[in-house]
About this RNA:
c-di-GMP-I-GGC riboswitch aptamer from an Actinomycetota bacterium, 78 nucleotides, folded computationally. Its mean pLDDT, the model's own confidence on a scale to 100, is 89. The organism belongs to Actinomycetota, within Bacteria.
This record gives sequence, structure tokens and C1' cells, in this order.
RNA sequence: CCCGACAAGGGCAAACCCGGGGCGACCCGGGGACGCAAAGUCACGGGCCUUCGGAAGAAGGCAGCCGGAUCGUCGAAG
Repeated sequence: CCCGACAAGGGCAAACCCGGGGCGACCCGGGGACGCAAAGUCACGGGCCUUCGGAAGAAGGCAGCCGGAUCGUCGAAG
């Protein structure tokens, strides 16, 4: 470095519910745990979604869809 254990100590938190924000996708806070070894961060490439538009396109959302970048905890076996 790869790798990732019914290891240790911790971490995050899907659906759903409540409150708030947004036209919306969705976001924030609280509850809650389906899961996660980057389920930390970044919309860079692809993808999906929303709003506007006749279309071309424009403006957005998703990092828990895939790839990439970047920072980073632990250490059995191999």
C1' cells in the first nucleotide's frame, strides 16, 4: 500500500413521524434505524430527478447510483 475480521473504541443514519425552509427535486433540526469502512468532503465525468421552456436550452437537487479527486480512524488473517 492492497485488503477489511460476528476484532476494539467510536462514527454516520434509509424508510417513517414531528417542526421549519423551498414552486419543486430536496434541504435543516428533533425522534427513529434499513443499512454503511469513507454512508466524511467536492457536482469534475456519466446518471437520475425538479422548475421554467414549444424546442434548443437555462437554473437547480441527489455524494446512501457509478466513476474520479481530496482529507481521514482502527489493524486480525492474507